[in-house]
RNA sequence: GCGGAUGGCUGGAUGACCGCGUGCCUUGGCAACGAGGUGCGAGGAAAGUCCGGACUCCAUGAAGCAAGGGUGCCGGGUAACGCCCGGCGGGGGCAACCCCAGGGAAAGCGCCACAGAGAAGAGACAGCCCUGCAUGCAGGGCAAUGGUGAAACGGUGGGGUAAGGCCCACCGCGGGACUGGCAACAGGACCGGCACGGCAAGCCCCACCCGGAGCAAUGCCGAAUAGGGGCCUUGCGCGGAAAGGUCUGCGACAGCCGAAGGCGCAAGCCGGGGGCAACGGCAGAGACCUCCGCAGGGAUGCUUCAGCCCAGAGGCCCGGGUUGGCAGCUAGACCCCGUGGGUAACCGCGGGGCCAGAGGAAUGGUCAUCCAAGGGGGCAACCCCGGGACAGAAUCCGGCUUACAGGCCAUCCGCGCGU
Numbered sequence: 001g002c003g004g005a006u007g008g009c010u011g012g013a014u015g016a017c018c019g020c021g022u023g024c025c026u027u028g029g030c031a032a033c034g035a036g037g038u039g040c041g042a043g044g045a046a047a048g049u050c051c052g053g054a055c056u057c058c059a060u061g062a063a064g065c066a067a068g069g070g071u072g073c074c075g076g077g078u079a080a081c082g083c084c085c086g087g088c089g090g091g092g093g094c095a096a097c098c099c100c101a102g103g104g105a106a107a108g109c110g111c112c113a114c115a116g117a118g119a120a121g122a123g124a125c126a127g128c129c130c131u132g133c134a135u136g137c138a139g140g141g142c143a144a145u146g147g148u149g150a151a152a153c154g155g156u157g158g159g160g161u162a163a164g165g166c167c168c169a170c171c172g173c174g175g176g177a178c179u180g181g182c183a184a185c186a187g188g189a190c191c192g193g194c195a196c197g198g199c200a201a202g203c204c205c206c207a208c209c210c211g212g213a214g215c216a217a218u219g220c221c222g223a224a225u226a227g228g229g230g231c232c233u234u235g236c237g238c239g240g241a242a243a244g245g246u247c248u249g250c251g252a253c254a255g256c257c258g259a260a261g262g263c264g265c266a267a268g269c270c271g272g273g274g275g276c277a278a279c280g281g282c283a284g285a286g287a288c289c290u291c292c293g294c295a296g297g298g299a300u301g302c303u304u305c306a307g308c309c310c311a312g313a314g315g316c317c318c319g320g321g322u323u324g325g326c327a328g329c330u331a332g333a334c335c336c337c338g339u340g341g342g343u344a345a346c347c348g349c350g351g352g353g354c355c356a357g358a359g360g361a362a363u364g365g366u367c368a369u370c371c372a373a374g375g376g377g378g379c380a381a382c383c384c385c386g387g388g389a390c391a392g393a394a395u396c397c398g399g400c401u402u403a404c405a406g407g408c409c410a411u412c413c414g415c416g417c418g419u
Base pairs, nucleotide, nucleotide: 001415002414003413004412005411006410007409008408009407010406012370013369014368015367016366017365018364020041021040022039023038024037025036026035027034028033043390047401048400050399051398052397053396054395055214056213057212058211060306061305062304063303064302065301068210069209070208071207072206073087074086075085076084077083088102089100090099091098092097103205104204108203109202110199111198112197125146126145127142128141129140130139131138132137133136154171155170156169157168158167159166173192174191175190178187179186180185218327219326220325221324228318229317230316231315232314233313234312237294238293239292240291244289245288246285247284248283249282250281255276256275257274261270262269263268296310297309298308334353335352336351337350338349339348340347341346371388374385375384376383377382
């Protein structure tokens, strides 16, 4: 100097004027709504809605099983994850680095088109060799050579043979004492027979994990209506007791009615055989309520246990009202600085900070100057043109993925040149 790789930052700046939203303070107003001051006001991806949660409600609870779904090497981090960090193994690359849907193919099923003799125990087309007869046929051997294919049942070299792991050495493959490592794994004495491919991102097996729905969750206030109408399914059982209710009979206090008789001109008064009779008393009954036990039914995918309900549980059809306001709503697994631990992700400690909260949805416009890249002119100073990417919060966080004009920084690798 050129090319490449990894990580990070920025993605316009300043001033003036006008115009928005909101928190707080002061103030006018019954309120709606105003006035003044002051602080703050879109992102690294706010996107995708792909993961994980916080939070809210629902499922009666617990345990187990099933269905369905997710992850898939080891160790660590985290609230958690399918994320992040560090390793291991495999692949790409000269390398720095990058990528992997990374457990199991000897549990089973399935697939490998076409070509080819043959695609998992399948196979002889061309070819080579042997035997017999004979110039072409029959039988046998081979998978080394050729050919097909993405892939052909080990590779190289040697010995032997017609040929072949037939034999040997090394590699490869299988097993493997022992060693290192928390582990995944790495190394590996020794043994083997020279032999049974790939795909599980096909079903499947194995290990571990997982309730559902979502801020249009949910809660409060206000207002209004019809606590509406119709139909259907399925339970409501058995036994016991008689404490209470209830029912029957007896008897009867209070209380109510009231005979005979007596008094009175009359209204009425005295009188009290008898009748009714609450509460309470005595004796029974046992259909119902209540009480006890067993059983049954219901709410859940199933089972067990516990609890709850039993005119309980469930289904269908018709119809009516509510569309308003407030909260949820932004102090957080938050941010910044320093420091300690750790290879790192990250964790601890100390100090400091408050950075939108709209409600059909706010942050915009104008002017001037400057600035990065690009183009033109010019010896230069400089001048002119033109132009600034992807893109807008809506409950909030941690991730992943995708998009991004221009510019800057750091580290590493390769090549070339010079000293």
Predicted 3D model of a 419-nucleotide RNA (Bacterial RNase P class A) from Cypionkella sp. It matches the Rfam family "Bacterial RNase P class A". Rfam classes the family as a ribozyme. The sequence was found by an Rfam model in a public genome assembly. The coordinates come from a structure-prediction model, not an experiment, and the mean pLDDT is 75. Of the family's consensus pairs, 95% are formed in the model.